[in-house]
Context: one part of a larger RNA
RNA sequence: GGAUGAACGCUAGUGACAUGCUUAACACAUGCAAGUUGGAUAGGAAGUGGUGUUUUCCUGUGGCGGACAGGUGAGUAUCGCGUAAGAACCUGCCCUUGAGAGGGGAACAAUAGCAAGAAACUGCUGCUAAUACCCCGUAGGCUGAGGAGCAAAAGGAGGAAUCCACCCGAGGAGGGGCUCACAUCUGAUUAGCUAGUUGGUGAGUUAAUAGCUUACCAACGUGAUGAUUAGUAGCUGGUCCGAGAGGAUGAUCAGCCAUACUGGGACUGAGACACGGCCCAAACUCCUAUGGGAGGUAACAAUGGGAAAUUUUUUGCAAUGGGAAAAAGCCUGACGGAGCAAUGCCGUGUGGAUGUAGAAGGCCUACGGGUCGUGAACUUCUUUUCUGGAGAAGAAGCAAUGACGAUAUCUGGGGAAUAAACAUCAGCUGACUAUAUGUCAGCAACCGCGGUAAUAUAAAGGAUGCAAGCGUUAUCC
Repeated sequence: GGAUGAACGCUAGUGACAUGCUUAACACAUGCAAGUUGGAUAGGAAGUGGUGUUUUCCUGUGGCGGACAGGUGAGUAUCGCGUAAGAACCUGCCCUUGAGAGGGGAACAAUAGCAAGAAACUGCUGCUAAUACCCCGUAGGCUGAGGAGCAAAAGGAGGAAUCCACCCGAGGAGGGGCUCACAUCUGAUUAGCUAGUUGGUGAGUUAAUAGCUUACCAACGUGAUGAUUAGUAGCUGGUCCGAGAGGAUGAUCAGCCAUACUGGGACUGAGACACGGCCCAAACUCCUAUGGGAGGUAACAAUGGGAAAUUUUUUGCAAUGGGAAAAAGCCUGACGGAGCAAUGCCGUGUGGAUGUAGAAGGCCUACGGGUCGUGAACUUCUUUUCUGGAGAAGAAGCAAUGACGAUAUCUGGGGAAUAAACAUCAGCUGACUAUAUGUCAGCAACCGCGGUAAUAUAAAGGAUGCAAGCGUUAUCC
């Protein structure tokens, strides 16, 4: 000198765009963040209406989605990340393409009745539908090696054309799992480490390779090119500094990973060992009739606590995107906006012109004057802000549809009206005088200053720098 997710002190007009718990991965009241589908389906209730049916709501079965989006960085020195390759794999929805959907059947919820319980919720009996479930048949698939075995399907809407769904096979796209080469902080006052450890055979497991698991056999494997151990740490694109080499860093945005009160486990599913799913255990909080139950903000707001320190218990689904749905409509604290904060960056204003009696006043003075200073006043001009009116783009897709929005912007009216601080002035380093103090009070990044003429302290006049900011502190180059 530059920089910051900054904080503190003094000060503060306005607008655009960004950013905002770096500390306790501490505890969390309350609201809300994942539903949707009646064009799969059973029942109940309500409305209209006068039998043609139709509309709405609720519960259940079924389907798809709750593995995305959103948060956090605790753990992790690891194939976790990054770059470059590879072979033994999976893939719902989507795209292309080939073939198909034949015949039958039995149940279970909800509802109803009874019972148990404080509650959460549960048991028994009876009924019933389906795109839920099962059987048979069929197959250019799979296994398999030689004649066999195994495995499919579902309908719905419409007057119809047709559309949306279903099953099997092949290919694709996008996504994911796995392997490997190189690279990835510090310590030797950490030198040896390793028993499923290293390899083989058989078996098992997996979507797949594999000590991934297991039985047997062999005794390997790794390390001074730093193993092991200890400490610290999410990694990267990037960001800051620097002419570069390089150093530091990893907020926001984007990619990957890990994680969801703590530890463990699987279920379902194309995909999870699943933040707002399940089970078990521990801690904590809450309810209880003491028998037993409920919960998890590192989603968005909010609260307490910690801290130098970080915002509203706001608005809308109008746009973009996502989920389910044939669609309309629905859901969406993603997202779009508004609010708060000079936290940053950028724009703009605090007036322009005229004006010497060089006014009054302050300060200095060699007492002549000098300076603040055209600065003010005076005269004249203009209007960001204020007030009245008009009023967008963002809306795609014939029309309709805008949270922001009483917006931006344009225009009429009026009056300089409403707006400048902060730090410094010995040297480094731009900017000096007088007064007070007298090694005192104090200043100071460094050198140092102050002991009676202090340009270094304090306040004053003046000056310099920067400016809605200025200085200090912390950290990095």
Model confidence (mean pLDDT): 82 of 100.
The part of an RNA shown here (small-subunit ribosomal RNA, 5' domain) has 477 nucleotides and comes from Erythroxylum haughtii.
Its Rfam family is "Bacterial small subunit ribosomal RNA". Gene Ontology terms of the family: ribosome and structural constituent of ribosome.
The RNAcentral record of the full RNA draws on SILVA.